[in-house]
């Protein structure tokens, strides 16, 4: 610095695909219960509109295209 590829989704770690009620689950925050207190256990509650920014459909986290970041191959 060129090519190929493969990822970006809650505070971290992942899931969800062959387009359909704008979203799960682990922990981790919290609030009730239990305990003398803590921690365990238990019922809850908040949190992400899927990387940005276009396109395509009645409808897109999901399909296309571009741009950013990272990871893995190549070649100079």
């Nucleotide at each position: 610095u060129g090519g190929a590829u493969u990822g970006a989704u809650a505070g971290u770690u992942u899931a969800g695909u062959u387009g359909g009620u704008u979203a799960a689950a682990a922990u981790g925050u919290u609030g009730g219960c239990u305990u003398g207190u803590c921690a365990c256990g238990u019922c809850g509650a908040a949190g992400a509109c899927c990387a940005c920014g276009g396109g395509u459909u009645c409808g897109a986290a999901u399909c296309c295209c571009g741009u950013u970041c990272a990871g893995u191959c190549c070649g100079u």